């Protein structure tokens, strides 16, 4: 300088171009004489930025960065 891989909630971690799941913590209730544990529910994401294509993007394209990794 060039190639690959990826950035998605507090932490992890799916999603055939069609309302963004789960898991763990958080916050409420219930269960206990109180905590844990359990069981039930809530509530946290404009998907790394800025554009572009599409009736419609986390998925496609193009720049840009940030993290690995290989190559010179």
């Nucleotide at each position: 300088g060039c190639c690959g891989c990826g950035g998605u909630a507090g932490a992890g971690a799916a999603a055939u171009g069609g309302u963004a799941a789960c898991u763990c913590a958080u916050c409420a209730g219930a269960c206990u004489u109180c905590u844990a544990a359990u069981c039930u529910g809530a509530a946290g994401a404009c998907u790394g930025c800025a554009g572009g294509u599409u009736c419609g993007a986390g998925u496609c394209c193009u720049g840009c960065u940030c993290g690995u990794g290989g190559c010179u």

Transfer RNA from Neurospora africana FGSC 1740, 72 nucleotides, folded computationally. The source organism's lineage runs through Eukaryota, Ascomycota, saccharomyceta, sordariomyceta and Neurospora africana. Its Rfam family is "tRNA". Rfam links the family to the GO term triplet codon-amino acid adaptor activity. The family's RNA type in Rfam is transfer RNA. The RNAcentral record of the sequence draws on GtRNAdb. The gene name in the source record is tRNA-Arg-TCT-1-1.